[in-house]
Context: one part of a larger RNA
RNA sequence: UGACGGAAGGGCACCACCAGGAGUGGAACUUGCGGCUUAAUUUGACUCAACACGGAAAAACUUACGAGGAUAAGACAGGCGAAGGAUUGACAGAUUGAUCGCUCUUUCUUGGUUGUCUGGGUGGUGGUGCAUGGCCGUUCUUAGUUCGUGGAUUAAUUUGUCUGGUUAAUUCCGUUAACGAACGAGACCUUAACUUGCUAAUUAGAAUUGCACAUUACGUAUGUGACUAUUCUAUUAGAAGGACCAUGUGUGUCUAACACAAGGAAGCGUGAGGCAAUAACAGGUCUGUGAUGCCCUUAGAUGUCCGGGGCCGCACGCGCGCUACACUGAGUGAAGCAGCGAGUGUCUAACCUAGGCCGAAAGGUCCGGGUAACCCGUUGAACCUCAUUCGUGAUUGGGAUAGGGACUUGCUAUUGUUUCCCUUGAACGAGGAAUUCCCAGUAAGCGCAAGUCAUCAACUUGCGUUGAUUACGUCCCUGCCCUUUGUACA
Numbered sequence: 001u002g003a004c005g006g007a008a009g010g011g012c013a014c015c016a017c018c019a020g021g022a023g024u025g026g027a028a029c030u031u032g033c034g035g036c037u038u039a040a041u042u043u044g045a046c047u048c049a050a051c052a053c054g055g056a057a058a059a060a061c062u063u064a065c066g067a068g069g070a071u072a073a074g075a076c077a078g079g080c081g082a083a084g085g086a087u088u089g090a091c092a093g094a095u096u097g098a099u100c101g102c103u104c105u106u107u108c109u110u111g112g113u114u115g116u117c118u119g120g121g122u123g124g125u126g127g128u129g130c131a132u133g134g135c136c137g138u139u140c141u142u143a144g145u146u147c148g149u150g151g152a153u154u155a156a157u158u159u160g161u162c163u164g165g166u167u168a169a170u171u172c173c174g175u176u177a178a179c180g181a182a183c184g185a186g187a188c189c190u191u192a193a194c195u196u197g198c199u200a201a202u203u204a205g206a207a208u209u210g211c212a213c214a215u216u217a218c219g220u221a222u223g224u225g226a227c228u229a230u231u232c233u234a235u236u237a238g239a240a241g242g243a244c245c246a247u248g249u250g251u252g253u254c255u256a257a258c259a260c261a262a263g264g265a266a267g268c269g270u271g272a273g274g275c276a277a278u279a280a281c282a283g284g285u286c287u288g289u290g291a292u293g294c295c296c297u298u299a300g301a302u303g304u305c306c307g308g309g310g311c312c313g314c315a316c317g318c319g320c321g322c323u324a325c326a327c328u329g330a331g332u333g334a335a336g337c338a339g340c341g342a343g344u345g346u347c348u349a350a351c352c353u354a355g356g357c358c359g360a361a362a363g364g365u366c367c368g369g370g371u372a373a374c375c376c377g378u379u380g381a382a383c384c385u386c387a388u389u390c391g392u393g394a395u396u397g398g399g400a401u402a403g404g405g406a407c408u409u410g411c412u413a414u415u416g417u418u419u420c421c422c423u424u425g426a427a428c429g430a431g432g433a434a435u436u437c438c439c440a441g442u443a444a445g446c447g448c449a450a451g452u453c454a455u456c457a458a459c460u461u462g463c464g465u466u467g468a469u470u471a472c473g474u475c476c477c478u479g480c481c482c483u484u485u486g487u488a489c490a
Base pairs, nucleotide, nucleotide: 001490002489003487004486005485007484008483009482010481011480012479013478016474017473020438021437022436023435024434027323029321031319032318033317034316035314036313043054044053065309068306069305070304071303076119077118078117079116080115086113089108090107092105093104094103123297124296126295127294128293132291134285135284136283137281138280139279144183145182146181147180148179149178150159151158152157162174164173165172188274189273190272191271192270194241195240198238199237200236201235205232206231207230208229210227211225212224213223214222215221244267247261248260249259250258251257325431329390330389331388332387333386334385343375351370352369353368355366356365357364358363397428402423403422404421405420406419444466445465446464447463448462449461450460451459
């Protein structure tokens, strides 16, 4: 100087507590991990910092695993063989899962591409993440880290980097043997909020005229128009503006700042993200890479391809979830509202789909639109609202498990891809000890889109819709930071 303390004092955090909310833990199911089983059930990761994670939703492929079969894609160099033929391919019959000339029988075909030996390469989802790069995660979401000159000390070192107040903050004020600086924090960037001011839009509308048409009580009124003109408040998106705690009142060394109020679209750093220092970890990844050292293997292959199996197996244990246990509900009918996205070209392969018809539905078929503010599409989404049926019963709650049938995707659906119809109708009566997340358009409820995707979400990432209760504090628990102190533990 650190590290540690069952030392003290301050400060901080819903990965801490308090006050609460939703839960999880109990049930069924889904999925990940372990174990067991297996020919194989490929494998990494195991406190936070492994376990709906590897963007890991594996029917084939993927695929690394198990049992089989095939292949040369062994560059290049040297030796040998070789045009009197190095070698290649193949019908049929055996053989085989196989219409694999793989091998055998039988002969034809091909023509310097190759064959054989040695050296040496190449490939490898083989090993080693404890040999590495890069990337990521974490310590660590806190405020921390460092230098020049000067001061102190024999020196390592220390001061700067602080008693105090304040802040989310080593943020500022101030104190001051320090003064001046740098990284980090902040500023910054993105996004969501505001603009009756500017610019502009037949790929965005609206309003008001006129005109045409339809229905008309023939005055008008209502509706339609991809007809016409004008205007611009909604939409889109460019340039800008706007908030700085600016103003007022208190508190405060009347400093930094804090509290309240008004105005305001906005006064938690306006909300939410991004970026993110120094020093580390023998954290993860050689299964992202034609990044990579070394080792292993390299033709009976650990390369690569093919058909089939496995990764899905089930006495059991753990984790993330989903559906529920009903009446604030379930069924039926009606009414009525979103916002993020995405959509058919590298390869002859299809994407989003309106409308008509057929079908109980799933779906089929015929015609169109769209490479998109143009078409799907005003994405007429769900919860919600209204009316009605049910009436507290394992019940019309719940929808697991099975049986039968119909389609769809695909070369392939059996171990059941998904969907639909009929039947079946299990546990579950609100969940012990434990434990997670969270304070405002937040939690929770509700659906939608995208990613993966031929097909398949109970996952993830976003998006809107409905929208609470309770704090606005504390250091008691769990941790983190700073100061003082003890201990040579390094």

The prediction has a mean pLDDT of 80. Predicted 3D model of a 490-nucleotide part of an RNA (small-subunit ribosomal RNA, 3' major domain) from Lankesteria cf. ritterellae KW-2015. Rfam family: Eukaryotic small subunit ribosomal RNA. Its Rfam clan is "SSU clan". The RNAcentral record of the full RNA draws on ENA and SILVA.